[in-house]
RNA sequence: GUCGUAGCUCAGUUGGUAGAGCAGUUGCCUUGUAAGCAUCAGGUCAGGAGUUCGAAUCUUCUCGGCGG
Numbered sequence: 001g002u003c004g005u006a007g008c009u010c011a012g013u014u015g016g017u018a019g020a021g022c023a024g025u026u027g028c029c030u031u032g033u034a035a036g037c038a039u040c041a042g043g044u045c046a047g048g049a050g051u052u053c054g055a056a057u058c059u060u061c062u063c064g065g066c067g068g
Stems, first nucleotide, its partner, number of pairs: 001066004007022004016053001024040001026038003046062005
C1' cells in the first nucleotide's frame, strides 16, 4: 500500500431489505450414473468503538493474509 462478505471464487461504489456462480439438500428425468430442469437451505459482512433516523459502505483502533 492492498485485501478480509455463504463451504469455494467473488459482486455489492454517491449510506436505505445482503446477492451471483460453483458446491450442498430435496424432487423430476434416466435401466443406472453423469448431464439437464425445478426447489430449498446456508451470512455475528474479520473484531471493538464512534458518526447517523439508518453502516458491508463513512471515521478510528485492533487482528489476519498478500505485496513493497
The prediction has a mean pLDDT of 80. Predicted 3D model of a 68-nucleotide RNA (transfer RNA) from a marine eukaryotic metagenome. Rfam family: tRNA. The family's RNA type in Rfam is transfer RNA. The sequence is in RNAcentral, with records from MGnify.